[in-house]
Context: one part of a larger RNA
RNA sequence: AUGAACGCUGGCGGCGUGCCUAACACAUGCACUUCGAGCGAUUCUCUUCGGAGAAGAGCGGCGGACGGGUGAGUAACGCGUGGGUAACCUGCCCUGUACACACGGAUAACAUACCGAAAGGUAUGCUAAUACGGGAUAAUAUAUAAGAGUCGCAUGACUUUUAUAUCAAAGAUUUUUCGGUACAGGAUAGACCCGCGUCUGAUUAGCUUGUUGGCGGGGUAACGGCCCACCAAGGCGACGAUCAGUAGCCGACCUGAGAGGGUGAUCGGCCACAUUGGAGCUGAGACACGGUCCAAACUCCUACGGGAGGCAGCAGUGGGGAAUCUUGCGCAAUGGGGGCAACCCUGACGCAGCGACGCCGCGUGCGGGACGAAGGCCUUCGGGUCGUAAACCGCUUUCAGCAGGGACGAGAAGAGACGGUACCUGCAGAAGAAGCCCCGGCUAACUACGUGCCAGCAGCCGCGGUAAUACGUAGGGGGCGAGCGUUAUCC
Numbered sequence: 001a002u003g004a005a006c007g008c009u010g011g012c013g014g015c016g017u018g019c020c021u022a023a024c025a026c027a028u029g030c031a032c033u034u035c036g037a038g039c040g041a042u043u044c045u046c047u048u049c050g051g052a053g054a055a056g057a058g059c060g061g062c063g064g065a066c067g068g069g070u071g072a073g074u075a076a077c078g079c080g081u082g083g084g085u086a087a088c089c090u091g092c093c094c095u096g097u098a099c100a101c102a103c104g105g106a107u108a109a110c111a112u113a114c115c116g117a118a119a120g121g122u123a124u125g126c127u128a129a130u131a132c133g134g135g136a137u138a139a140u141a142u143a144u145a146a147g148a149g150u151c152g153c154a155u156g157a158c159u160u161u162u163a164u165a166u167c168a169a170a171g172a173u174u175u176u177u178c179g180g181u182a183c184a185g186g187a188u189a190g191a192c193c194c195g196c197g198u199c200u201g202a203u204u205a206g207c208u209u210g211u212u213g214g215c216g217g218g219g220u221a222a223c224g225g226c227c228c229a230c231c232a233a234g235g236c237g238a239c240g241a242u243c244a245g246u247a248g249c250c251g252a253c254c255u256g257a258g259a260g261g262g263u264g265a266u267c268g269g270c271c272a273c274a275u276u277g278g279a280g281c282u283g284a285g286a287c288a289c290g291g292u293c294c295a296a297a298c299u300c301c302u303a304c305g306g307g308a309g310g311c312a313g314c315a316g317u318g319g320g321g322a323a324u325c326u327u328g329c330g331c332a333a334u335g336g337g338g339g340c341a342a343c344c345c346u347g348a349c350g351c352a353g354c355g356a357c358g359c360c361g362c363g364u365g366c367g368g369g370a371c372g373a374a375g376g377c378c379u380u381c382g383g384g385u386c387g388u389a390a391a392c393c394g395c396u397u398u399c400a401g402c403a404g405g406g407a408c409g410a411g412a413a414g415a416g417a418c419g420g421u422a423c424c425u426g427c428a429g430a431a432g433a434a435g436c437c438c439c440g441g442c443u444a445a446c447u448a449c450g451u452g453c454c455a456g457c458a459g460c461c462g463c464g465g466u467a468a469u470a471c472g473u474a475g476g477g478g479g480c481g482a483g484c485g486u487u488a489u490c491c
Base pairs, nucleotide, nucleotide: 001489002488004487005486006485007484008483011362012361013360014359015358016357017355018354019320024318025317026316028315029314030313034061035060038059039058042055043054044053045052046051069273070272071271078198079197080196081195082194083193084192085191088190093186094185095184096183097182098181099180101135103133104132110125111124112123113122114121115120141166142165143164144163145162146161147160148159149158150157151156171178172177199245200244201243206236207235208234211233212232213231214230216228217227218226248270249269250268251267252263253262254261255260275296276295277294278293279292298309299308300307301306326352328351329350330349334348335346336345337344338343365395366394367393368392375386376385377384378383399432401427402426403425404424405423409418435480436479437478438477439476440461441460442459446475447474448473449472450471456463457462
């Protein structure tokens, strides 16, 4: 010093913090929805019969790649640090330029019929769109061909001229907005590459065949054996390859005068994972915790034909363990998603609850009071000591209690979970509030009795066998104090 635990004890508050073990298994609820100003149909309510409003299902759009969790794996360009991309991408946002013409065919919902225990599914018919399809137009876009200029670290980059070819769009609202398409620039976010750094073992010395390089191709946003065909035979290694063990990395944290040593909880950055293994789809972005498919283990339902599930989200349960919390309140604030907005959603977050787990603060009273009371303990029996300690007298009222008032947090109005909380005022009464360890030396603090190498103590040295300051009890004393000791670990 600690994310601690154990023993004894325990009054209050503030701020923090709380499964370090089984990345063990999970009942239940909640954690990602939103838009009617994209679309058609339906139902309901009100109605001045004109209309107005609402709802959930479906198509469609955006979001579900963020936020939240965990540390299993990983000794690696994973992380840290410094560079590179003339080898790249970037939805929403900002700036600028230009544009949105004219058409078409479906489908869900719905209806009917049918299959199934269920999950769910099939056929026929009907309908809409900012869903889908082709057509037109178009360049500072892309591709090809020809040419000019400038520049660079190689491949090349940038600017420019001409020609040809190819590719676009969607409306809604209402009186003004929100959208759509293409291109350029910005911003933000990401991807890849490189130098250096990054634990232990040589009782691991050789390792490697897509292996090392080339040519050509495929693939990707993009370079690349990333993948493939062919060709060559290379590449790494005592400056420690390979193998084995251990481990998420860092900012930081602990310690130390520093150098260094140790750690990587909370908070912040990066990475990896989401029952185990594999795969792609959609998309600007995933190979996707609360999406899909396949395989496996496990659990559950079943009419035995077949289905359903994934808390390392928040609570909570069992189990493991020395050990770690409420199945709480609220979207009021901050932030996020959707929406023109109103608003909706948000176990992110803000709060409250539990735990002396930690740090900090406060209290358990203050003054007077000798007859040095009683009582305890010791005694040389004279006395000494607990001890101004108590009683008693006077005073005060923090905190807790009762009562009254009562916020800030909400930057025009409305809206406060916390919270009748903090805080303020009044009232009563010393009233409700002290323990733990130690006293042989190290090390601060001594006597009596009991025990008699017994019972026991102990961090080391060592105590105990009849006067034990070392065991047990008592009186006294020392230390710390709502804590005190012990154990574990690091410096």

Overview:
This is a predicted structure of a 491-nucleotide part of an RNA (small-subunit ribosomal RNA, 5' domain) from an uncultured bacterium. The prediction has a mean pLDDT of 88. The RNAcentral record of the full RNA draws on ENA and SILVA.